Annotation:
The prediction has a mean pLDDT of 81. c-di-GMP-I riboswitch aptamer from a Candidatus Bipolaricaulota bacterium, 77 nucleotides, folded computationally. NCBI's taxonomy places the organism under Bacteria, Bacteria candidate phyla, Candidatus Bipolaricaulota. Its Rfam family is "c-di-GMP-I riboswitch aptamer". About the family: GEMM was predicted in a large-scale screen for bacterial structured RNA regulatory elements. Its family is annotated with cyclic-di-GMP binding in the Gene Ontology.

RNA sequence: CUUUGAUAAAGGCACGUCUGUGGGAACGCAGAUUCGCAAAAUCUCGGGUCCUUUUAAAGGACGGCCGGAUUGCCAGG
Numbered sequence: 001c002u003u004u005g006a007u008a009a010a011g012g013c014a015c016g017u018c019u020g021u022g023g024g025a026a027c028g029c030a031g032a033u034u035c036g037c038a039a040a041a042u043c044u045c046g047g048g049u050c051c052u053u054u055u056a057a058a059g060g061a062c063g064g065c066c067g068g069a070u071u072g073c074c075a076g077g
Stems, first nucleotide, its partner, number of pairs: 002077004012037002016033007035064001041070003045067003048062006
């Protein structure tokens, strides 16, 4: 540098649920639990899904829906 892997070690993140809170909603944030994840780390770049206003276009949400880009721990080749 590249590749493979989580049934090794040290760790990490938290679907969903509950409580509080923000929002018009999707949904977000914090805490507790924890289905899972070898990138469930970062970025709406492309597709997709969802929500709202308006009246035909506009805005918003989801990175744990799929793909892409960048970076990264450990072990083996």